Overview
The RNA shown here (Bacterial RNase P class A) has 336 nucleotides and comes from Pseudothermotoga sp.
[in-house]
């Protein structure tokens, strides 16, 4: 220069003019100030707040899944092991098939531990043409997968049947916190599948800001008073019935207020740590509406502007994004 790889920051930008919403000051119509995102998105995770349930154990039943660490917590992060991929920076993927069951379709002769793996083909006997009894697990074929691989000896062929290596598996030793790695001895090979049951280990009450709380017209309810009426033969009193009227209850509808944005909060130094973090000290306050606001238009500039818009708040994870800029590392080719 070219090709990648991992991570980071920005998403028009400046000035006027008008407006919208919030919040502060004057106070009667003004002035100041703040106003979308890195995903405000999917709602998939975790968690804060509320409000409901809740003696304790078992069984069930969901969910995670290598180790260690961070962390309010996670299915997040961070560091480390295994295996895969890639020349490489770098990427991806993770309990347990040797605890026991069940499946493994078609194809194939045969689909799992030898209780039938012999279909072609190979090898020895009869026989000598067909064909018969046996051996055999090298070559062929079928299949995603064929009974450890490769090589060499061995044999009638052959085969871990024997020896070298490899992989694996088992004991021993030694290294780490641990996964797990290394070494060195054995006997000799054991298939996959757990997003199938199942085994282990850990976590798990339910609903969710239309949670919840607080004021509270109207209208209906109930209660006390007072008025006049009517019944109980007349008068007073009492009772009771219906109606007015004032007043008072409780529950609660419209509405209206809290909840509602100051918070695992935002930059920035120190320390601590190998890191995600953490402690710890300085500054700042940065949308909060309830029919829901962030907008129009004009002037200059450029690379001509993507995917998209708050609604209780965080913390992550996936997903969508037109361009631009930074930084670190690979690998090719040239030049000095």
């Nucleotide at each position: 220069g070219g090709a990648g790889a991992g991570g980071g920051a920005c998403g028009g930008g400046u000035g006027g003019u008008c407006g919208c919403a919030g919040g502060c000051a004057a106070c009667u119509u003004u002035g100041c100030u703040u106003g979308a995102g890195g995903a405000a998105a999917g709602u998939c995770c975790g968690g804060a707040c509320u409000c409901c349930a809740a003696g304790g154990g078992a069984c069930g039943g969901a969910g995670u899944g290598c180790u260690g660490g961070g962390u309010a917590a996670u299915g997040c992060c961070c560091a480390g092991g295994a295996g895969g991929a890639g020349u490489g920076a770098u990427c991806c993927u993770c309990g347990g098939u040797a605890a026991g069951g069940g499946c493994c379709a078609u194809a194939g002769a045969g689909a799992c531990u030898u209780c039938a793996a012999a279909c072609c083909g190979c090898c020895u006997u009869c026989a000598a043409c067909a064909g018969a009894a046996g051996g055999c697990a090298a070559g062929g074929g079928u299949g995603g997968a064929a009974a450890g691989g490769u090589g060499a000896g061995g044999u009638a062929a052959g085969a871990g049947c024997u020896c070298a290596c490899c992989a694996g598996c088992a004991u021993c030793g030694g290294a780490g916190a641990g996964a797990u790695c290394c070494g060195a001895u054995g006997g000799c090979u054991c298939g996959g599948u757990a997003a199938c049951c199942c085994c282990c280990a850990c976590u798990c009450g339910g609903a969710g800001c239309a949670a919840g709380g607080c004021c509270a017209a109207g209208c209906a309810g109930g209660g006390u008073u007072u008025g006049g009426g009517u019944g109980g033969u007349c008068c007073c009193g009492c009772c009771c019935u219906a109606c007015a009227a004032a007043c008072c209850c409780g529950g609660g509808u419209a509405g209206g207020c809290c909840g509602c944005u100051u918070g695992a909060g935002a930059g920035g130094g120190a320390c601590c740590g190998a890191a995600a973090g953490g402690u710890u000290c300085c500054u700042c306050c940065c949308a909060g509406a309830u029919a829901g606001a962030u907008g129009a238009c004009c002037a200059c500039c450029c690379a001509c502007g993507a995917c998209a818009g708050a609604a209780u708040c965080c913390g992550g994870c996936u997903u969508a994004c037109a361009g631009u800029c930074c930084c670190u590392c690979u690998c090719c080719a040239c030049u000095u």
A source record names the gene rnpB.
The sequence is in RNAcentral, with records from ENA.
The coordinates come from a structure-prediction model, not an experiment, and the mean pLDDT is 78.